A computed fold for a 266-nucleotide part of an RNA from a metagenome, annotated as large-subunit ribosomal RNA, domain VI. The prediction has a mean pLDDT of 87. Rfam family: Bacterial large subunit ribosomal RNA. Its family is annotated with ribosome and structural constituent of ribosome in the Gene Ontology. RNAcentral holds the full RNA, with entries from SILVA.
[in-house]
Context: one part of a larger RNA
RNA sequence: CGUAAGAACAUUGAGAGGAUUUCUCCCUAGUACGAGAGGACCGGGAGGAACACACCGCUGGUGUACCUGUUAUCGUGCCAACGGUAAACGCAGGGUAGCUAAGUGUGGAGAGGAUAACCGCUGAAAGCAUCUAAGUGGGAAGCCCACCUCAAGAUGAGUGUUCUCAUGGGGUAAACCCAGUAAGGUCACGGGAAGAACACCCGUUAAUAGGCGAUAGGUGGAAGUGCAGCAAUGUAUGGAGCCGAGUCGUACUAAUAGACCGAGGG
Numbered sequence: 001c002g003u004a005a006g007a008a009c010a011u012u013g014a015g016a017g018g019a020u021u022u023c024u025c026c027c028u029a030g031u032a033c034g035a036g037a038g039g040a041c042c043g044g045g046a047g048g049a050a051c052a053c054a055c056c057g058c059u060g061g062u063g064u065a066c067c068u069g070u071u072a073u074c075g076u077g078c079c080a081a082c083g084g085u086a087a088a089c090g091c092a093g094g095g096u097a098g099c100u101a102a103g104u105g106u107g108g109a110g111a112g113g114a115u116a117a118c119c120g121c122u123g124a125a126a127g128c129a130u131c132u133a134a135g136u137g138g139g140a141a142g143c144c145c146a147c148c149u150c151a152a153g154a155u156g157a158g159u160g161u162u163c164u165c166a167u168g169g170g171g172u173a174a175a176c177c178c179a180g181u182a183a184g185g186u187c188a189c190g191g192g193a194a195g196a197a198c199a200c201c202c203g204u205u206a207a208u209a210g211g212c213g214a215u216a217g218g219u220g221g222a223a224g225u226g227c228a229g230c231a232a233u234g235u236a237u238g239g240a241g242c243c244g245a246g247u248c249g250u251a252c253u254a255a256u257a258g259a260c261c262g263a264g265g266g
Stems, first nucleotide, its partner, number of pairs: 001153001005164007015150004021049007033038001051107005059101004066094005071086006110145001112144002118138004165266001167179004184261004188204005208254003211250005217243003224237005
């Protein structure tokens, strides 16, 4: 921009894409078959591999300053306690959320349809024979459908429900043009398990974000003081202190103030 008014929501599916894999074992059955050695079709069951999708409850990884330990050095006058730097975490031990695989959950279902090679039935031309000429059946991991996803720019532009509609000016029988609006939308503002930008989603007086309170969880026993010890140190107060993203609550702060687009009865 189109989809013959302007919108919101829900849909149909022309068409397109994805997937389609495979192995081992057990039962049938040591049966059929075979002198034996060996060893099935059909049918049923179980367990894997690779691949794909999803997820983070479990097992782990990461988690650049969340907690702790610790070396050197500088600083806060000193002790103690802390802070800075050590190649963009000094080193080391752990680790929430998120993201993840090596973790775990699911998937490849069909007694469907038409067929290939091939196997048939009936059957003439050609008194026989012949699966074929008329007719007709079976038959594959392949084809179509079925499964998953996208999908009306499918310009062949589909369908349904709901919402908005007799304002002003110009022109005039009018068409048409301009302006302000309706439903609705955009910007703006607070944000996001959404994201390169855009888009998408939520919120704008409410729990949207921050703060604050509580708590899950992490670290692992704070400082100060007392006690024990010559001391290093240990111990009690006390699962202490500290803590990013999680959860629940709470209007304290900020979502203010606003601006713009958008039909005229089709």